Small-subunit ribosomal RNA, 3' major domain from an Actinomycetota bacterium, 475 nucleotides, folded computationally. The sequence was found in a public genome assembly. Lineage of the source: Bacteria > Bacillati > Actinomycetota. It matches the Rfam family "Bacterial small subunit ribosomal RNA".
[in-house]
Context: one part of a larger RNA
């Protein structure tokens, strides 16, 4: 000068009170540890693994394993030497790669080009090592803090500025001061998102005005409106009051759609975990070359006594069943998305109209409101596993797919210590969409809008974190 302290002071954070709703019990589902297994590829392990790389494991993905195959290779560039020959087609063997026989064909400015066979160089490795790295990337933490130059001070290390009084979400910003100033974080500048002008109206819109309909912006038309695309205004503690050092700021008011950072996002300082990744890619060493490389075919990653994480369903009545009827964002479609009609209880078939889409269609949105059964019971709750019949993708659905009817109805009656989220359009609820993707194991990620709370006296206590100041035998 750190750094720690069950020292001491100020001061933050869903950290704790307070309030709301899970989690630990069940039954699924997915991830992990273990066991197992011919393999159940590999990485990830407190917080910062553990629905995490995986935003799609039937083949394929694939790195695992049995087996069966090639050996300049499944991919690349050079050299030599030979082949007028590409892919293909047919037979035999085979699981299939492939072998073996038998048939055939290139472009050409006739040098070659491409294409095969042989030599050689070398290719290849998801082999090790993230304790040899780059790059990325978690984390402390959106926390306010980390530093320099120049002066001063100290023999030095270092201090000082960065301490103090305020004051902020901020090292914010005022005052003061042996400092004076910079940088690298704060904040703005950026992008959504509320209000309001302005221009533009197609595929959007329809208040006037006309036609037309069983109806429907359906047509003439319109630009008023809503929206859409631009650009602009607006919010600054500006205006009035308290309080304060007349500061800097705070506290009420007013106008306002909006206040004192309006509200989300993106944005991550010096640096910390020898934190993560050699299996994204990049590479240094090292190791493998008829294999650790490479092709195929099955199988495996989906095994199941078991323990643990994450999440869906539930245990009912603010509930479930049926009937009726309302009202949305976001976003995706051409080898796509599929109206309509017909067939089927139904997944789902047939037809195929419109649309590269503000135009067509995926798209009836669900809670939700009205009516009505059900009456506290392991049930009209609950759907687990089961046995049947099917559908649909895909060469294939055994191993190991998803959805459907029909039956069949397990556990479970709110759940010990414990522990988690969450402060406002949020938390609970409800659906709706998309990436991956042929299908689909999504109950998962990533978003969209619909209904829409309850609480925070207050900082003693727990956790994490700044500051200031003391101890110290630590560094």
């Nucleotide at each position: 000068u750190g750094a720690c302290g069950g020292g001491g002071c100020c001061c933050c954070g869903c950290a704790c009170a307070a309030g709301c709703g899970g989690c630990g019990g069940a039954g699924c589902a997915u991830g992990c540890g273990g066991c197992u297994u011919a393999a159940u590829u590999c990485g990830a392990u407190g917080c910062a693994a553990c629905c995490c790389g995986a935003a799609g494991a039937a083949c394929c993905u694939u790195a695992c394993c049995u087996g069966g195959g090639c050996u300049u290779g499944a991919c690349a560039u050079c050299a030599c030497g030979g082949g007028u020959c590409u892919a293909c087609c047919c037979g035999u063997g085979g699981a299939a790669a492939c072998a073996c026989g038998g048939g055939g064909u290139g472009c050409u400015u006739a040098c070659g080009c491409g294409c095969c066979c042989g030599u050689g160089a070398c290719a290849g490795g998801u082999g090790g090592u993230g304790c040899a790295u780059g790059g990325c990337u978690g984390u402390c933490g959106u926390c306010a803090g980390c530093u320099c130059g120049u002066g001063u001070c100290g023999u030095g290390a270092g201090a000082u500025g960065u301490u103090g009084g305020g004051u902020u979400a901020a090292g914010u910003c005022c005052c003061g001061c042996a400092a004076c100033g910079a940088g690298c974080g704060c904040a703005a500048c950026c992008c959504u998102u509320g209000u309001c002008c302005u221009a533009u109206g197609u595929u959007g819109c329809c208040a006037g005005c006309g036609g037309g309909u069983a109806a429907u912006g359906c047509c003439g038309g319109g630009g008023a409106c809503u929206c859409a695309u631009a650009g602009g205004a607006g919010a600054c503690u500006g205006c009035c009051g308290g309080g304060g050092a007349c500061a800097a700021c705070u506290c009420g008011g007013a106008g306002g759609a909006a206040g004192g950072a309006g509200a989300g996002g993106a944005c991550g300082a010096c640096g910390u975990c020898a934190a993560g990744u050699c299996a994204u890619c990049a590479u240094g060493c090292c190791c493998c070359u008829u294999a650790u490389g490479u092709c195929c075919a099955g199988g495996g990653c989906u095994g199941c006594a078991c323990g643990c994480a994450u999440g869906c369903u539930a245990c009912a009545a603010u509930g479930g069943g049926c009937g009726g009827u309302a009202c949305a964002a976001c976003g995706g479609g051409c080898a796509g998305c599929g109206a309509u009609c017909c067939c089927g209880c139904g997944a789902g078939g047939g037809u195929g109209a419109g649309c590269g889409a503000a135009u067509c269609c995926c798209u009836c949105a669900a809670a939700g409101c009205c009516g009505u059964c059900c009456u506290c019971a392991g049930u009209u709750c609950g759907g687990a596993u089961u046995g049947g019949a099917g559908u649909c993708u895909g060469c294939a659905a055994c191993u190991c797919g998803a959805c459907u009817c029909c039956a069949u109805g397990a556990a479970g009656c709110c759940g010990g210590a414990g522990u988690c989220g969450c402060u406002a359009g949020u938390a609970a609820u409800c659906g709706c969409g998309g990436a991956u993707c042929a299908g689909c194991a999504a109950a998962g990620c990533c978003g969209c809008g619909g209904u829409g709370a309850a609480u925070a006296c207050g900082u003693u206590c727990u956790c994490g974190g700044g500051g200031c100041u003391u101890g110290u035998a630590c560094a």